[in-house]
RNA sequence: GUUCCAUCGUCAGGAGAGCGCUCUCCCGAAGAGCCGCCGAAGGCGCAGGCGCAAGCCGAACGCUCAGGCACCAGGACUGGCGAGCACCC
Numbered sequence: 001g002u003u004c005c006a007u008c009g010u011c012a013g014g015a016g017a018g019c020g021c022u023c024u025c026c027c028g029a030a031g032a033g034c035c036g037c038c039g040a041a042g043g044c045g046c047a048g049g050c051g052c053a054a055g056c057c058g059a060a061c062g063c064u065c066a067g068g069c070a071c072c073a074g075g076a077c078u079g080g081c082g083a084g085c086a087c088c089c
Base pairs, nucleotide, nucleotide: 001087002086007083008082009081010080011079012078013077018035020034021033022032023031024030036069037068038067042065043063044062045061048057049056050055
């Protein structure tokens, strides 16, 4: 100086599902219990893929342990910006 990808930071976008009932309280959107739900933090499982093999990767599919079900917050993922791996001088 360039800079695809992995990674980190930052900004923006970002779905789903009961402001359910009872009790407590500082009377709230909090805490506990009960029932009903959601899947896009994370986690687990399989499909599938790579590999001679051992193994590795493993989804937006499944399970809902966790998390969540007005607002806020969170949020896989996408884009912008910056750093950076790497390469060149």
Overview
Glycine riboswitch aptamer from Ramlibacter algicola, 89 nucleotides, folded computationally. The prediction has a mean pLDDT of 82. Rfam family: Glycine riboswitch aptamer. Gene Ontology term of the family: glycine biosynthetic process. RNAcentral holds the sequence, with entries from Rfam. Lineage of the source: Bacteria > Pseudomonadota > Betaproteobacteria > Comamonadaceae > Ramlibacter.